[in-house]
Context: one part of a larger RNA
RNA sequence: GGAUGAACGCUGGCGGUAUGCUUAACACAUGCAAGUCGAACGAGGAAAAUCUUAGGAUUUUUGGCAGUGGCGGACGGGUGCGUAACGCGUAAGAAUCUGCCUUUUGGAGGGGGAUAACUCGGGGAAACCCUUGCUAAUACCCCAUAAUGCUGAGAAGUUAAAGGUUAAUAACCACCAAAAGAGGAGCUUGCGUCUGAUUAGCUAGUUGGUGAGGUAAUAGCUUACCAAGGCCUUGAUCAGUAGCUGGUCUGAGAGGAUGAUCAGCCACACUGGGACUGAGAACGGCCCAGACUCCUACGGGAGGCAGCAGUGGGGAAUUUUUCGCAAUGGGCGCAAGCCUGACGAAGCCAUACCGCGUGGAGGAAGACGGCCCGUGGGUCUUAAACUCCUUUUCUCAGAGAAGAAGUUCUGACGGUAUCUGAGGAAUAAGCACCGGCUAACUCUGUGCCAGCAGCCGCGGUAAUACAGGGGGUGCAAGCGUUAUCC
Repeated sequence: GGAUGAACGCUGGCGGUAUGCUUAACACAUGCAAGUCGAACGAGGAAAAUCUUAGGAUUUUUGGCAGUGGCGGACGGGUGCGUAACGCGUAAGAAUCUGCCUUUUGGAGGGGGAUAACUCGGGGAAACCCUUGCUAAUACCCCAUAAUGCUGAGAAGUUAAAGGUUAAUAACCACCAAAAGAGGAGCUUGCGUCUGAUUAGCUAGUUGGUGAGGUAAUAGCUUACCAAGGCCUUGAUCAGUAGCUGGUCUGAGAGGAUGAUCAGCCACACUGGGACUGAGAACGGCCCAGACUCCUACGGGAGGCAGCAGUGGGGAAUUUUUCGCAAUGGGCGCAAGCCUGACGAAGCCAUACCGCGUGGAGGAAGACGGCCCGUGGGUCUUAAACUCCUUUUCUCAGAGAAGAAGUUCUGACGGUAUCUGAGGAAUAAGCACCGGCUAACUCUGUGCCAGCAGCCGCGGUAAUACAGGGGGUGCAAGCGUUAUCC
C1' cells in the first nucleotide's frame, strides 16, 4: 500500500447493488416450512327430482372432514460436529442398480378371499387400544398365457398385468414384460491433498489362497480351513489441527494466506445404536437406550429450529415473529387447481462497493469579529453580507410502467421506478493529523507534573511532540483506531 462476513470511537443527506451469529453442532415459547389426487375406492353428509307400503328406495348434483389406495415426503432448505479419508480434486476403469422421462416391440384372458372406514360392545385422565359384524378398489392372492427376459453346460424350468374419464368400440390418461437411451447412484484404481520423530516400529480378519455365505455389484464384506504374510525413515503407527474444491485476497510473477456469500462434492440432523418401507433413506418417518424439557387422574404419555422468522444465553459483534405464490423452479393432478419461509419481494444496519449532493456566478485596497504582531500591519478573507441565477436533492400535486410467458384473464413488489408541473438556497459536513519517517506552524497554559507515543522519542519555565485557541494539511458521508492476511 492492498484486503475484510469485521468490531469500537466521533459524525451522518440521498440513491443503486450486494452482504449480514466468524462465538455456544448451546437450550428453545409461538406461528408457518410437504403435500396432493373424488378421472383408483367404499361408506357417510347436504340439496333437488321421481316412486312410495309414508319406515324409506332410486337417480342426479355438490362440497369436503376422516379412511383404504397411488405418487411425493431420498428433492428443495440448513449446518460444518465429525473426517487426514478414494473424503475431496483430477484422470481412468469394470463386476452393477435405476421410479418418473424418451424411443421401440409385444401384451393386458379368467377367478378368489380379505380388510380399513362404518357399526356393536369395552378399556384408558390422555396418548391411544381391544372386540363383534358388514363392504370396495388401480390394495392383496390364485389360474392361464411366456420370449428377445431370468436360471441352467444342456435338457429343461420359471416369471406379468388394472383399470379410469366419456354417449362411445373415437380419443386420452393409466397398467404389464422386454430392449435401448438420457439423467442419477453405488464400486475400484493411478496421482495430488496440513503439522509433530520430545510419536519408530505397527498389524491376527491382520496379508494372501480355497470352499461356503452375502451384495444390485467386485472384494476378508462375513465365515471354516490352509499358508505367514502385509505396512514402514520416500515417515508406517500414534498425537494435534482441519470439511475438500471451483474460487477469494495479495503479489510483476513464482509464491503466500484463505475456503463468508455463489456453484460442485462430502458429512451431520438432541447423543448413540438399529432395522422397516421403497427405484432410491431417512432434519420436520419408525424402534431401542441415554441426557434434557413438558403433560399426568402417578397407571402412563409427548418433544427435538444445524428450515424461515423469533426468544434466552454466549459474545466486541450480525436483521423482520413482514408480503406474495404475480415470475422462476419443485410435488401431486387429465385438467381446473392445491401446496411450496425454495423463490420473488419489501423491512433493518454507512457493513461493503459504486454514483450524486450539501449550490453557481459576480462581489473590497478588504466590513465586524477572532488570532498573530516588530503596533506599521498580517491572516481567516471573495470567505461573509449584498446582487443575479439554478433546482440535482427536498416538499407538494398530476400522469404512471416493463417484468405476463398464455390474442382473454392473472403483478406481491407498487401508485414503486420513471415522466411532468409548482415552491424555495431552500433540507444536508464531518473526522484525523500538523517533531522526523509524513503533506501541514504559531500563541497561551503546564513545568520529568498532567500527559503523548507505530518506531525514534517528547515533557525538569520560552514544548512546532502534552492540553486548549488561531491557522494549515489530508480524506470526505465518512474519518480514525483495533484485529487478521499478503
About this RNA:
Small-subunit ribosomal RNA, 5' domain from Parallela transversalis, 486 nucleotides, folded computationally. Rfam family: Bacterial small subunit ribosomal RNA. The RNAcentral record of the full RNA draws on ENA and SILVA.